[in-house]
RNAcentral holds the sequence, with entries from Rfam and Ribocentre. A computed fold for a 121-nucleotide RNA from Lentilactobacillus curieae, annotated as FMN riboswitch aptamer (RFN element).
Parts: sequence; structure tokens; C1' cells
RNA sequence: GUUAGUCUUCAGGGCAGGGUUAGAUUCCCGACCGGCGGUUAUAGUCCGCGACCCGCAGUGAUGCGGCUGAGCUGGUGAAAUUCCAGUGCCGACAGUAAAGUCUGGUAUGUAGAAGAUUGUA
Repeated sequence: GUUAGUCUUCAGGGCAGGGUUAGAUUCCCGACCGGCGGUUAUAGUCCGCGACCCGCAGUGAUGCGGCUGAGCUGGUGAAAUUCCAGUGCCGACAGUAAAGUCUGGUAUGUAGAAGAUUGUA
């Protein structure tokens, strides 16, 4: 260094300030946030995955399938829908005065990341 197995740890952020109201971090002004892998060059909004939700099977763990939001313009460059400038947009379910940000399922789960160990060539 290759490859296979086992195990451990880690693995999501965010309404300041103000208005209306009996009551809103839910409405209005405004503020703030951005999981994982990939991609000639750094991505919430390009591709794929996870999460949520739905269906089927199963006592269950779980497996299989489905669903799954949103970006343009200009600049630099060999190369960027990723950088810089400008201006947009998007965000499960349940609860509650209508929620991306509160509370809850969740001290859960997972894409994956790092490491330990055993074996193999």
C1' cells in the first nucleotide's frame, strides 16, 4: 500500500429589533441559517445521497419500492450554475394565532467522516 470482516467515536444551523392582537419567535416590517459525497476550482438552490412522508413484506429489528424544495446576470480564469460583484429563490410531519428558525417524535435514525483491531495477497 491492496482487500475482506468486526468494533468504537463523531455526524444540523437559525427570528436581534419593531408593528398588529386578548393571544403570534407562527401574521406584517425586518433579522438569521445552510447535513453528506461528487464535480478540471471552494455549491442550501448542478448531479447523487440522507432526513421527513407514503406503500408493501415482517412479531420485531429491518428489507424493498415510491415521493422528495430552490438561480440567474456580469467579471476573472485553462477550467467555476461552486470564487468575486449584483440581484433572486427554497426549506418534512405533529402541536399552537397560520412556524425553514419555538415545542415534540428525537437522549432516535442516517448519508457519511475519523480511528482501532483481525485476517488476506